[in-house]
RNA sequence: AGCCCGUUAGCUCAGGGGGAGAGCGCUGGUCUUACAAACCAGCUGUCGUCGGUUCAAAUCCGACACGGGCUA
Numbered sequence: 001a002g003c004c005c006g007u008u009a010g011c012u013c014a015g016g017g018g019g020a021g022a023g024c025g026c027u028g029g030u031c032u033u034a035c036a037a038a039c040c041a042g043c044u045g046u047c048g049u050c051g052g053u054u055c056a057a058a059u060c061c062g063a064c065a066c067g068g069g070c071u072a
Stems, first nucleotide, its partner, number of pairs: 001071007010024004018055001025043006048064005
């Protein structure tokens, strides 16, 4: 320098045009002498940034940034 993959909640990740979600975690409650477990309720998101396509973009396209890998 070129090519490929990834970037979504505090963490690990799913979702690939029209509801932003799961598990873990955290908070409150029930239960318990108390703790844990279990159950119930709740919380946290400019979906890496900018631009484009579209009636509509986390999703498609481009550039850039960051991380990982391959080739030279």
A computed fold for a 72-nucleotide RNA from a Candidatus Altarchaeales archaeon, annotated as transfer RNA.
The organism belongs to Candidatus Altarchaeales, within Archaea.
Rfam family: tRNA.
The sequence is in RNAcentral, with records from ENA.